[in-house]
């Protein structure tokens, strides 16, 4: 250069047919414990890469652009 896949919560991932964004691990607080750890229980945490377009209505369909990974191809 061309192809193909991925980006969603601090981390690792779900997200079904476009219709209220989720899980575990983490982190906080109460419970338990002399204390800790384990276990329960609740809680907070979100520019679904970015910028457009469709739509009543986008994480999801569509253009492009950034960034990983992986794969072909040229030069040397």
């Nucleotide at each position: 250069a061309g192809g193909c896949g991925g980006a969603u919560a601090g981390c690792u991932c779900a997200g079904u047919c476009g219709g209220u964004a989720g899980a575990g691990c983490a982190c906080a607080g109460c419970u338990c414990u002399u204390a800790c750890a384990c276990a329960g229980c609740u809680g907070g945490g979100g520019u679904c890469a970015c910028g457009g377009g469709u739509u009543c209505g986008a994480g999801c369909c569509c253009c492009g652009u950034u960034c990983c990974g992986c794969c072909u191809a040229c030069c040397a």
Transfer RNA from a Nitrospirota bacterium, 76 nucleotides, folded computationally. It was read from a public genome assembly.